A computed fold for a 478-nucleotide part of an RNA from a metagenome, annotated as small-subunit ribosomal RNA, 3' major domain. Its mean pLDDT, the model's own confidence on a scale to 100, is 85. RNAcentral holds the full RNA, with entries from SILVA.
[in-house]
Context: one part of a larger RNA
RNA sequence: UGACGGGGGCCCGCACAAGCGGUGGAGUAUGUGGUUUAAUUCGAUGCAACGCGCAGAACCUUACCUGGCCCUGACAUGUCGCGAACCCCUGAGAGAUUGGGGGGUGCCUUCGGGAACGCGAACACAGGUGCUGCAUGGCUGUCGUCGUCUCGUGUCGUGAGAUGUUGGGUUAAGUCCCGCAACGAGCGCAACCCUUGUCCUUAGUUGCCAGCACGUAAAGGUGGGAACUCUAAGGAGACCGCCGGUGACAAACCGGAGGAAGGUGGGGAUGACGUCAAGUCCUCAUGGCCCUUACGGCCAGGGCUACACACGUACUACAAUGGUCGGUACAGAGGGUUGCCAAGCCGCGAGGUGGAGCCAAUCCCAGAAAACCGAUCUCAGUCCGGAUCGGAGUCUGCAACUCGACUCCGUGAAGUCGGAAUCGCUAGUAAUCGCGGAUCAGCAAUGCCGCGGUGAAUACGUUCCCGGGCCUUGUACA
Numbered sequence: 001u002g003a004c005g006g007g008g009g010c011c012c013g014c015a016c017a018a019g020c021g022g023u024g025g026a027g028u029a030u031g032u033g034g035u036u037u038a039a040u041u042c043g044a045u046g047c048a049a050c051g052c053g054c055a056g057a058a059c060c061u062u063a064c065c066u067g068g069c070c071c072u073g074a075c076a077u078g079u080c081g082c083g084a085a086c087c088c089c090u091g092a093g094a095g096a097u098u099g100g101g102g103g104g105u106g107c108c109u110u111c112g113g114g115a116a117c118g119c120g121a122a123c124a125c126a127g128g129u130g131c132u133g134c135a136u137g138g139c140u141g142u143c144g145u146c147g148u149c150u151c152g153u154g155u156c157g158u159g160a161g162a163u164g165u166u167g168g169g170u171u172a173a174g175u176c177c178c179g180c181a182a183c184g185a186g187c188g189c190a191a192c193c194c195u196u197g198u199c200c201u202u203a204g205u206u207g208c209c210a211g212c213a214c215g216u217a218a219a220g221g222u223g224g225g226a227a228c229u230c231u232a233a234g235g236a237g238a239c240c241g242c243c244g245g246u247g248a249c250a251a252a253c254c255g256g257a258g259g260a261a262g263g264u265g266g267g268g269a270u271g272a273c274g275u276c277a278a279g280u281c282c283u284c285a286u287g288g289c290c291c292u293u294a295c296g297g298c299c300a301g302g303g304c305u306a307c308a309c310a311c312g313u314a315c316u317a318c319a320a321u322g323g324u325c326g327g328u329a330c331a332g333a334g335g336g337u338u339g340c341c342a343a344g345c346c347g348c349g350a351g352g353u354g355g356a357g358c359c360a361a362u363c364c365c366a367g368a369a370a371a372c373c374g375a376u377c378u379c380a381g382u383c384c385g386g387a388u389c390g391g392a393g394u395c396u397g398c399a400a401c402u403c404g405a406c407u408c409c410g411u412g413a414a415g416u417c418g419g420a421a422u423c424g425c426u427a428g429u430a431a432u433c434g435c436g437g438a439u440c441a442g443c444a445a446u447g448c449c450g451c452g453g454u455g456a457a458u459a460c461g462u463u464c465c466c467g468g469g470c471c472u473u474g475u476a477c478a
Stems, first nucleotide, its partner, number of pairs: 001478002003475003007472007015462002019425005026316008034307002042053002064302007073125001077124002079121005086103007107114002127291002130289003136285002138280003141276001143274001149186005154163003167178003193268004198236007208225002212223003239262001242256005318418001322377006334365003339358002344353003384415001389410007431454007
């Protein structure tokens, strides 16, 4: 100087408390451990691994296993030789691969040849998701959006170092004010950026429809309009600016007015110096080491989907603020031409058929659901719950046996609110309801990332648990 203390003081944070909803019990989904296996590829392992890399494992992916094959190699550059390239038919084989037949002669040219491509030969070399993240770059997590971490000069100290950065107030903030052997400065904080909340201007189609007409079963459907909504570009607006009080005459704090919004308005992006030899050599790059007829390459099939168990994360429930049936409203944000797919018709349905429109404020996906109105069920393992299994189908795809999703009929398991323990959340939040997207042929998505609808309760307080900041104290620790 730090670190640590079941030392002290001050102060924060859904840290506790106050509340609301869960997890831990059940079934299923998913990840992991373990076990099994020819293989169940590899990595991630307290917080900060475990719906994580995987924003999509039937083949492919694929790195694993078994078997069948290849050797300048699937890929790059260089040398030589031959042939344009390429296309079609056909035999063997699980395929990789291999055999046979036919067509075809292009472009540039100084006629020597050359360019692209294919085949063959030999050698330099290729290749490796092989090892080392404790050799590394890059990227990322975490403390933590915590308020810190430092420097120059000066001063103090023999020195390590201190001071500044401590103190009195204040703040979300090392934010600001005052004081002070310090005076300044840098990275951080804040602001500048995006979005949302109000208004104005400009613009008016594909969006809008107040007033005026036309028109319809209905409909901005038509003429027209530019008001409103909206769209998207510019601007205004919030600054403790105004008033009162408190305060040290300061910084600031409390209350009020006006205002769409008030004291950082809400949300996002943004992550200082560093810590954990944290994570990643399997994104990529890369040192060293190792393999080189194999630890490289191609193919078929299998595996990554196993199952006595154990754990994490979720979904669905256990019902009556509920289930079922009928009727009837109201979103936002997205996606669409190898695509989204309307009307109509067929099918109980998944779907099929059909073909209009749309490169999309135009057309389509697209019925939002909870809610509301009415009917029924009356506390029952039930008209709750839907696992599991049987049968019949649909679709995608070369192919659904291992191992896809969905539909219909039947079957109807556990489960009656969950021990010790434990998690999230302070407002348009929790809870609850549906919708969309990426990946993607299809899908194991109940995941992830977004979007809107309905919409709470509680916070006395900081004694205690956890994490953190500042000052101070002890130390045999560094």